[in-house]
About this RNA: Predicted 3D model of a 71-nucleotide RNA (transfer RNA) from a Candidatus Nanoarchaeia archaeon. The prediction has a mean pLDDT of 82. Rfam family: tRNA. It is annotated as a transfer RNA. Rfam's curators write: Transfer RNA (tRNA) molecules are approximately 80 nucleotides in length. Taxonomically the source falls in Candidatus Nanoarchaeia (Archaea, Nanobdellati, Nanobdellota).
């Protein structure tokens, strides 16, 4: 150079056109003589731009980053 994948909470991953979810970790409560465990709430997230659409985390196109193939 040319192909493919992948980019979602601090991490680590589900979702795939119509409300964005879990684990963990972070906070306040309960429990405990105290810590650990547990048990309740809660905050917090779609890489960026353009385009289709009634609507797009999702299709499409281009870009930035990253990973593998070829040469």
């Nucleotide at each position: 150079g040319c192909c493919c994948g992948c980019g979602u909470a601090g991490u680590u991953u589900a979702g795939u056109g119509g409300u964005a979810a879990a684990a963990u970790a972070c906070a306040u409560c309960c429990c405990u003589g105290u810590c650990a465990c547990g048990g309740a709430u809660g905050a917090g997230u779609c890489c960026c731009g353009a385009g289709u659409u009634c609507a797009a985390u999702u299709c499409u196109c281009g870009g930035c980053g990253c990973g593998g193939g070829c040469g």